[in-house]
Small-subunit ribosomal RNA, central domain from Bubalus bubalis bubalis, 345 nucleotides, folded computationally. Its mean pLDDT, the model's own confidence on a scale to 100, is 85. Rfam family: Bacterial small subunit ribosomal RNA. The organism belongs to Bubalus bubalis, within Eukaryota. The RNAcentral record of the full RNA draws on SILVA.

Context: one part of a larger RNA
């Protein structure tokens, strides 16, 4: 390499945009680049195929034919290319009306928690399985008023919605952006994927300045044990928030790359159109539950495929060594990207 495959065995890049590149919608004309048909050339002998033939067979030999390939001409014109026209169903643009926790900045709010001021009010609080350590007559928990301060937003709320992933939930203003419906007015295939690349990307970590209520790694004491560098308890710093900058990582999961186009229904809901009683029980796009048919090892999936075909991308090729080593590329680090083999079984 061929072949086979990637939901759960080894395999889908974390995600989107887009460059090259590969694939590409109907109709018409021209083109001959690829394709198909003849013909001439060349294809070295040996050998391969075949078919006669010669050593009794075979092997060997020997003879005739053949073949792709490349070159050069003559011609077809269905398909792909390629140039030219048109065409609207792909795609997109308008326009009406909605629609949502999309995304930034900015403002309010109200309970909870802490604290601090001040009253009541007196011996315990607190915490376990049970205890301590902790706090408290310098008056604590406990409960009233009053400030303050970060943080996060109960009910609603929901197999809900919305965003490409990641993610997004108090009210509310502004400003951006999206999908998906009607309409069918416009441009006309302008599309689909996409190696490199660019962006974006949770948490934890990095760097600078801020902030610090709560929670809490590190730590510190107090139980627990044979020990106890843990689970329990009481503190408790980073971090946890915020601006900017890096880092680029996850069970970045639907463990399912993207896009068309086709394959029974039934039920629930979301958000358009349509009807709305002389009506309708439909449609179009999401989001779930069940199942034909087919897949599939099973489990299960099953118009949101893991079905039936196409395209174009990424990635698998026994286990461990090992996502290491080493080399390059990134990063302030910490690390990340790429990524083997010797040896083993």
């Nucleotide at each position: 390499u061929u072949g086979g495959g990637u939901u759960u065995a080894a395999a889908g890049g974390g995600u989107g945009c887009g460059u090259a590149g590969g694939c590409g919608g109907g109709u018409u004309g021209c083109u001959a680049a690829g394709u198909c048909a003849g013909u001439g050339g060349u294809a070295a002998a040996a050998g391969c195929g075949u078919g006669u033939g010669g050593c009794u067979c075979a092997a060997c030999c020997a003879u005739a034919c053949c073949a792709a390939g490349c070159c050069a001409u003559u011609g077809a014109a269905a398909c792909u290319g390629g140039c030219g026209a048109u065409c609207u169903u792909g795609a997109g643009u308008g326009u009406a009306a909605a629609c949502g926790a999309g995304g930034u900045a900015g403002g309010c709010g109200g309970a909870a928690u802490g604290u601090g001021a001040c009253g009541u009010g007196u011996a315990g609080c607190g915490g376990u399985g049970a205890a301590a350590u902790g706090c408290u007559u310098a008056g604590a928990u406990a409960u009233g008023u009053c400030a303050c301060a970060g943080a996060a937003c109960c009910c609603c709320g929901a197999u809900u919605g919305c965003g490409a992933a990641g993610g997004c939930a108090g009210c509310u203003u502004a400003c951006c952006a999206g999908c998906a419906u009607g309409c069918a007015a416009c441009u006309g295939a302008c599309g689909c994927u996409g190696a490199g690349g660019c962006a974006c990307g949770a948490a934890a970590g990095c760097g600078u300045g801020g902030g610090u209520a709560u929670c809490a790694a590190a730590c510190a004491g107090g139980a627990u044990u044979a020990g106890a560098u843990a689970c329990c308890c009481u503190g408790g710093u980073a971090g946890u928030c915020c601006a900017c900058g890096c880092a680029g990582u996850a069970a970045a999961c639907g463990a399912u790359g993207a896009a068309u186009a086709c394959u029974a229904g039934c039920u629930g809901u979301u958000g358009g159109c349509g009807a709305u009683a002389u009506a309708a029980u439909g449609u179009c796009a999401g989001c779930g539950g069940u199942a034909a048919a087919g897949c599939g090892a099973a489990a299960g999936u099953g118009u949101u495929a893991a079905g039936u075909a196409u395209u174009c991308c990424a990635c698998c090729u026994g286990g461990g060594g090992a996502g290491u080593a080493c080399g390059c590329c990134g990063g302030c680090a910490a690390c990340g990207g790429u990524g083997a083999a010797a040896c083993u079984c």